[in-house]
Context: one part of a larger RNA
RNA sequence: CUGGGCUUUAAGAGUGUGUAGGCGGAAGGGUAAGCGCCCUGUGAAAGCCCCCGGCUUAACCGGGGAAUUGCGAGGCGAACUACCUUUCUUGAGCCAAGUAGGGGUGCACGGAACUGUUGGUGGAGCGGUGGAAUGCGUAGAUAUCAACAGGAACGCCGGUGGUGAAAACGGAGCACUGGGCUUGAGCUGACGCUGAGACACGAAAGCGUGGGGAGCGAACGGGAUUAGAUACCCCGGUAGUCCACGCUGUAAACGAUGUCUACUAGGUUGUGGUGGUUCUGACACCAGCACGGCCGAAGCAAAAGUGCUAAGUAGACCGCCUGGGGAGUACGGCCGCAAGGCUAAAACUC
Numbered sequence: 001c002u003g004g005g006c007u008u009u010a011a012g013a014g015u016g017u018g019u020a021g022g023c024g025g026a027a028g029g030g031u032a033a034g035c036g037c038c039c040u041g042u043g044a045a046a047g048c049c050c051c052c053g054g055c056u057u058a059a060c061c062g063g064g065g066a067a068u069u070g071c072g073a074g075g076c077g078a079a080c081u082a083c084c085u086u087u088c089u090u091g092a093g094c095c096a097a098g099u100a101g102g103g104g105u106g107c108a109c110g111g112a113a114c115u116g117u118u119g120g121u122g123g124a125g126c127g128g129u130g131g132a133a134u135g136c137g138u139a140g141a142u143a144u145c146a147a148c149a150g151g152a153a154c155g156c157c158g159g160u161g162g163u164g165a166a167a168a169c170g171g172a173g174c175a176c177u178g179g180g181c182u183u184g185a186g187c188u189g190a191c192g193c194u195g196a197g198a199c200a201c202g203a204a205a206g207c208g209u210g211g212g213g214a215g216c217g218a219a220c221g222g223g224a225u226u227a228g229a230u231a232c233c234c235c236g237g238u239a240g241u242c243c244a245c246g247c248u249g250u251a252a253a254c255g256a257u258g259u260c261u262a263c264u265a266g267g268u269u270g271u272g273g274u275g276g277u278u279c280u281g282a283c284a285c286c287a288g289c290a291c292g293g294c295c296g297a298a299g300c301a302a303a304a305g306u307g308c309u310a311a312g313u314a315g316a317c318c319g320c321c322u323g324g325g326g327a328g329u330a331c332g333g334c335c336g337c338a339a340g341g342c343u344a345a346a347a348c349u350c
Base pairs, nucleotide, nucleotide: 003322004321005320006319007304008303012318014201015200016199017198021194022193023192025088026087027086028085029084030083031082033081034080035077036076037075038074040072041071042070049065050064051063052062053061054060091191092188093187094186095184096183097182098181099180103177104176105175106174107173109171110154114150115149116148117147118146119145120144121143125136126135162169163168206247207246208245209244210243211242215241216240220236221235222234223233258317259316260315261314262313263312266295267294268293269292270291271290272289274287275286276285277284299306300305323350324349325348332343333342334341335340
């Protein structure tokens, strides 16, 4: 390389948009590049293979054939692919009417709790633990009442629930804004799928500048515990956590399961629409769509399990794996302010 694979054994990129490329719906007509058939030129000799022959045999040698699966020219064919052209509507998109939602951004607002400050009451403890101590408190703490200030997070509703590509998103209001679903068939007429590079987004921690700082709290200090205790427990507490702008670009970024399409038993349940049955209607029942779960037929699987949300049956395209360690390391390159990230070996060893 091929082959075989990628939930858990090595292996799906964190997620999307999309360039090149690869692949691509139905019908008619045309061309003949791919494709098929025929013919022809060439495809040196030797060798391999088959037949015959010569050395007493063999190796060896001589003769003939086949093969040389390739390349070129001509003719014919038109099913498939391709190209040109005409048409179609089921794929895709647009439109209209509805509709659900913690989807995003900004602005202003609210209550509970907490901490602080001031004032009132009060007068000896409070706090903390397994038990204590450090700590706070007669300069009046804890408790309690009132007022004020501040920052962060939004209890109940809340859900096996919803939205989003993922990361993620939860008090209520307003403004701006993205996407989805259902129904209708009015419009376009294959406009599609995937996607190397590229670009965008991307938890937490971390970094830069400026703000903010209630609570919590790496580091650090102290008290305990202990043989020790650089911990677990307790009292404090700085970065940080919060905001704006910029950077970083990684996670068990997980469904450890790439995206898209078609097909393949059922049952049950949740969320959002629609249609039908009944004279009407809450409701009920039936049918169907989209999304989220559970259980399971066949099948698949080493098994666990999976099973229309496939890990089944197929197709398209991309990514990735190839024994363990060395090592996601060194070197080089690119990126970054740095921390570091991405790409990525070998010697050696088992």